Model confidence (mean pLDDT): 83 of 100. The RNA shown here (FMN riboswitch aptamer (RFN element)) has 126 nucleotides. It was read from a public genome assembly, where an Rfam model found it.
RNA sequence: ACGCGUCUUCGGGGUGGGGUGAGAUUCCCCAACCGGCGGUUAUAGCCCGCGAGCUUCAGGCAAACCUGGGGCAGAACUUGUGAAAUCCAAGUGCCGACCGUUUAGUCGGGAUGGAAGAAGACGACG
Numbered sequence: 001a002c003g004c005g006u007c008u009u010c011g012g013g014g015u016g017g018g019g020u021g022a023g024a025u026u027c028c029c030c031a032a033c034c035g036g037c038g039g040u041u042a043u044a045g046c047c048c049g050c051g052a053g054c055u056u057c058a059g060g061c062a063a064a065c066c067u068g069g070g071g072c073a074g075a076a077c078u079u080g081u082g083a084a085a086u087c088c089a090a091g092u093g094c095c096g097a098c099c100g101u102u103u104a105g106u107c108g109g110g111a112u113g114g115a116a117g118a119a120g121a122c123g124a125c126g
Base pairs, nucleotide, nucleotide: 002126003125004123005122006121007120008119009118010117015031016030017029018028019027032106033105034096035095036050037049038048039047045094046093053072054071055070056069057068058067059066060065076092077091078090079089080088098109099108100107
């Protein structure tokens, strides 16, 4: 130093104006804004994966709930630079869980939660 174990801390951002209407920050018109985590020859919302959500199977179980496996769930191209970029620069596009509510990426809620993970402390062994 790495692996392993225990513990601690951290761990998601963003909307206004007008219109219609009984009712819309949800629809229509206009103009904005936001981007979790790991990886990838080089910095990524849209390249490969992971996470939150839903669902199914198995186990612990009477249940709640927990653990593990499976399934479902979004979006990018062009030119340039370069050894190397769907990651940079320029340009033009696109996407956004669930529940609630007049149909929501931005409002309210589950969530003062949890997770992907990140950092650190300690321990004994290799």